[in-house]
Context: one part of a larger RNA
RNA sequence: GGAUGAACGUUGGCGGCAUGCUUAACACAUGCAAGUCGGACGGGAAGUGGUGUUUCCAGUGGCGGACGGGUGAGUAACACGUAAGAACCUGCCCUUGGGAGGGGAACAACAGCUGGAAAUGGCUUCUAAUACCCCGUAGGCUGAGCAAAAGGAGGAAUCCGCCCGAAGAGGGGCUCGCGUCUGAUUAGAUAGUGGGUGAGGAAAUAUCUUACCAAGGCGAUGAUCAGUAGCUGGUACGAGAGGAUGAUCAGCCACACUGGGACUGAGACACAACCCAGACUCCUACUGGAGGUAGAAGUAGGGAAUUUUCUGCAAUGGGCAAAAGCCUGAGGGAGCAAUGCCGCAUGAAGGUAGAAGGCCCACGUGCCAUGAAAUUAUUUUCCAGGAGAAGAAGCAAUGACGUUAUCUGGGGAAUAAGCAUCGGCUAACUCUGUGCCAGCAGCCGUGGUAAUACAGAGGGUACAAGCGUUAUCC
Numbered sequence: 001g002g003a004u005g006a007a008c009g010u011u012g013g014c015g016g017c018a019u020g021c022u023u024a025a026c027a028c029a030u031g032c033a034a035g036u037c038g039g040a041c042g043g044g045a046a047g048u049g050g051u052g053u054u055u056c057c058a059g060u061g062g063c064g065g066a067c068g069g070g071u072g073a074g075u076a077a078c079a080c081g082u083a084a085g086a087a088c089c090u091g092c093c094c095u096u097g098g099g100a101g102g103g104g105a106a107c108a109a110c111a112g113c114u115g116g117a118a119a120u121g122g123c124u125u126c127u128a129a130u131a132c133c134c135c136g137u138a139g140g141c142u143g144a145g146c147a148a149a150a151g152g153a154g155g156a157a158u159c160c161g162c163c164c165g166a167a168g169a170g171g172g173g174c175u176c177g178c179g180u181c182u183g184a185u186u187a188g189a190u191a192g193u194g195g196g197u198g199a200g201g202a203a204a205u206a207u208c209u210u211a212c213c214a215a216g217g218c219g220a221u222g223a224u225c226a227g228u229a230g231c232u233g234g235u236a237c238g239a240g241a242g243g244a245u246g247a248u249c250a251g252c253c254a255c256a257c258u259g260g261g262a263c264u265g266a267g268a269c270a271c272a273a274c275c276c277a278g279a280c281u282c283c284u285a286c287u288g289g290a291g292g293u294a295g296a297a298g299u300a301g302g303g304a305a306u307u308u309u310c311u312g313c314a315a316u317g318g319g320c321a322a323a324a325g326c327c328u329g330a331g332g333g334a335g336c337a338a339u340g341c342c343g344c345a346u347g348a349a350g351g352u353a354g355a356a357g358g359c360c361c362a363c364g365u366g367c368c369a370u371g372a373a374a375u376u377a378u379u380u381u382c383c384a385g386g387a388g389a390a391g392a393a394g395c396a397a398u399g400a401c402g403u404u405a406u407c408u409g410g411g412g413a414a415u416a417a418g419c420a421u422c423g424g425c426u427a428a429c430u431c432u433g434u435g436c437c438a439g440c441a442g443c444c445g446u447g448g449u450a451a452u453a454c455a456g457a458g459g460g461u462a463c464a465a466g467c468g469u470u471a472u473c474c
Base pairs, nucleotide, nucleotide: 001474002473003472004471006470007469008468009467010466013344014343015342016341017340018339019337020336021302027299028298030297032295035063036062037061040060041059043057044056045055046054070255071254072253080179081178082177084175085174088172089171090170093168095166096165097164098163099162101135102134103133104132111124112123113122114121115120140146141145151160152159153158181227182226183225188218190216193215195213196212197211198210199209200208230252231251232250233249234245235244237242257278258277259276260275261274280291281290282289283288308334310333311332316330317328318327319326320325348376349375357368358367359366382411383410385408386407387406391401418463420461421460422459423444424443425442429458430457431456432455433454439446440445
């Protein structure tokens, strides 16, 4: 000198675009953040005088809750980056070849009875399906043997689905070369350990698991142990080499109160699912239950320090649905904060009696002063008013932002300057007070009676809606 997710002191006019718990992965009140489908199904309810039509819904069933959003605790590892590989899986999507014949038994809901304070159950009877089962056929594997399918809408054409193959795209699992912090005041470490055979298991390879066999494989090119740490694209500094860093945005990984476990499923060992144990909080009739903000707001606490319990799904995107549509704290916006970057303004002209006042003094009206006021216009901003978008896509309709941006007539200089410094480094000097005191200070240093270094004043210098200090990096 540059930089920062900064903080503190002081000051503070506007706009645009960004950014905003770096500390306690500490604890959390409250409502919200994942639903949808009645064109899969039987029912219930509303409404109607009744039929029909319509609307809504608990339940069975399907798809989605494995995405999106958060955090960085753990992890020195095939976790990440890069370059390769073979023994794999893949819902929805795209392309393509075939197929859907016949039958059956239930279980919810509903109804009835009933336990419990509640959470939540139990028993009996009935019932539908794109829920479940059997036979046949196709197809596949094979030693016997195993082993598919479903309908819905419509007047119809047809459309949407269903089952079995093949190929693709995208996604995922696995292996491997190389790279990836510090410590030797950590030198030896390892028995499923390195390898082989048989068996099991898995989507797949594999000591992944197990029995047996031989005794190997790792290590001063740093094993093991200990400490620290999410990794990268990038970011900032620097002419570069490089050292530092990993906020926001993007890719990958890991985690979801702590530890463990599986279920379902194409996909999880699952943030707002389940089971067990633990700590903590809450309810209780004391028998038993409920919970998990590292989602968005918000609260307490910690801290030098970090925002609203806002708005609407109009746009983009996602889930479901044939669609209308519904849901969406993703995302779009507004609010708060000079936190940062950028832009603009705080006025322009005019004016000598060189004004009042202040300061200095050599007494020259020397400096403030290339200036205040008077005077003259102007209106970026400001005040109140009028018009008014784009963002909306294919005719129409649909805009949270939005009393928006922008444009325009009116008003009136009106609403708007601070902060640090002035001994040298380092741009900028005098007076008064103080008297090694009070103090200053980044380093050198300064102050003991003429201090350009302390304090005040006048003046100057630098930057400017900021300025200075502190912290950290280059």
Model confidence (mean pLDDT): 83 of 100.
The part of an RNA shown here (small-subunit ribosomal RNA, 5' domain) has 474 nucleotides and comes from Chrysosplenium macrophyllum.
Taxonomically the source falls in Chrysosplenium (Eukaryota, Spermatophyta, Magnoliopsida, eudicotyledons).
The full RNA is in RNAcentral, with records from SILVA.